[in-house]
RNA sequence: AAAGCAAGUUGCCUUAUCGCCUUACCGCAAGGUGAGGAGGAAAGUCCGGGCAACACAGGGCAGCGUACUUCCUAACAGGAAGGCCGUAUCGCUUCAAGGCGAUAAGGACAGAGAGUGCCGCAGAAAACAAACUACCCCUUCCCGACUUGUCAGGGAGGGGAAAAGGUGAAAAGGUGAGGUAAGAGCUCACCGGUCGCGCCGCAAGGGGCGACGCAUGGUAAACCUUACGCGUUGAAAGGUCAAAUAAAUCCCGAUCUGAACUUGCCCGGUUCUGCUUCGGCGGAUCAUACCGCAGGAUCGUCGGGAUGGGUAGACUGCUUGAUCGGGUCCGUGAGGACACGACCAGAUAAAUGAUAGGGAUCCUGAUCAUAUCAGGAGACAGAACCCGGCUUAUAAACUUGCUUUUUUU
Numbered sequence: 001a002a003a004g005c006a007a008g009u010u011g012c013c014u015u016a017u018c019g020c021c022u023u024a025c026c027g028c029a030a031g032g033u034g035a036g037g038a039g040g041a042a043a044g045u046c047c048g049g050g051c052a053a054c055a056c057a058g059g060g061c062a063g064c065g066u067a068c069u070u071c072c073u074a075a076c077a078g079g080a081a082g083g084c085c086g087u088a089u090c091g092c093u094u095c096a097a098g099g100c101g102a103u104a105a106g107g108a109c110a111g112a113g114a115g116u117g118c119c120g121c122a123g124a125a126a127a128c129a130a131a132c133u134a135c136c137c138c139u140u141c142c143c144g145a146c147u148u149g150u151c152a153g154g155g156a157g158g159g160g161a162a163a164a165g166g167u168g169a170a171a172a173g174g175u176g177a178g179g180u181a182a183g184a185g186c187u188c189a190c191c192g193g194u195c196g197c198g199c200c201g202c203a204a205g206g207g208g209c210g211a212c213g214c215a216u217g218g219u220a221a222a223c224c225u226u227a228c229g230c231g232u233u234g235a236a237a238g239g240u241c242a243a244a245u246a247a248a249u250c251c252c253g254a255u256c257u258g259a260a261c262u263u264g265c266c267c268g269g270u271u272c273u274g275c276u277u278c279g280g281c282g283g284a285u286c287a288u289a290c291c292g293c294a295g296g297a298u299c300g301u302c303g304g305g306a307u308g309g310g311u312a313g314a315c316u317g318c319u320u321g322a323u324c325g326g327g328u329c330c331g332u333g334a335g336g337a338c339a340c341g342a343c344c345a346g347a348u349a350a351a352u353g354a355u356a357g358g359g360a361u362c363c364u365g366a367u368c369a370u371a372u373c374a375g376g377a378g379a380c381a382g383a384a385c386c387c388g389g390c391u392u393a394u395a396a397a398c399u400u401g402c403u404u405u406u407u408u409u
Stems, first nucleotide, its partner, number of pairs: 001405010012359007020037007039380001043391002046389005051234004063230005068082005083109001084107002087104007110225002115223002117219003132165002135160008144151003173191006192214001193212005199206002238316004248307008258299002261296005268291002271284005323342003327338004361377006
């Protein structure tokens, strides 16, 4: 210098025309004028809160979630600061194990000393103990050598040991020395561990002293234990107003036959009965029955009106808020306090767009070349009640770090 990777920041500017959404003013209206109109993630809907409706004495159990400590915060599985752990690289140091320091990128980092379960394959053995090879001792057999009771080799049986080999993710503390038949915390030194007591720190922890040779693994992203937290739903929540149509309830009117009922009328018939000159006249009967006439009220039907519920629809919720901007002070920091200033989308099938020009940036080409000219490029994505986070996507430019290659000194 080039290429690549990772993290972070920014996320093109401007003018005109046409068009869309909201809003203020003018106008009877049609419309006109002015102002404003996506994001760093508006995304995934993964956590947390506000707000709202419903539920709810208190406590416990169950369920779900979180899990080193302290702090921040409305809250959080988020963030800040700190602690501890292992890994990699480098340096110093030790006989060695190991220790110390630096840098980098990480860690679901409470409990396995309450209980239960599980630990494939390999391996002798995977957790109340074990022995394949190899090692050592004793007995015995075979064979060989010679200095004739010793040595070397091989086999069988009994025992010792847990050092070496080998297996595994993991093998019963590690290293070095002594010791031993061979070995072993068997003994010692160092390292590690467990327990106890002070000191430092709010704490997680750190460091010191002392005691103990210190077999009894791992797994809780297995059940479980401990501590803390958690009601359910979700803007299609909730509230207000409320067409048309149908049905419901109530009122008024019509219908007196559409249905069943009831009152009155023999100044209606039928029927019964007395008299008769046989033509009629009188009486009874509407509660003996049936029919008729006139009314009454109920139900039904038809017409009109009212009521509440409620659908479509409209309004609200809705954007002034843990808000934004710069400032001062406090805090290592996340963040907090104070005063000042600002108002910055509210659509509902879903507005925020299109076209043309100019400029900035970058790329490619022409040019010896700065200049200049020509051509080209701009991502991811789009509000839907509002906030705080997390995660994911992202052209191009810039900043930082790392890797590779090439060139020069």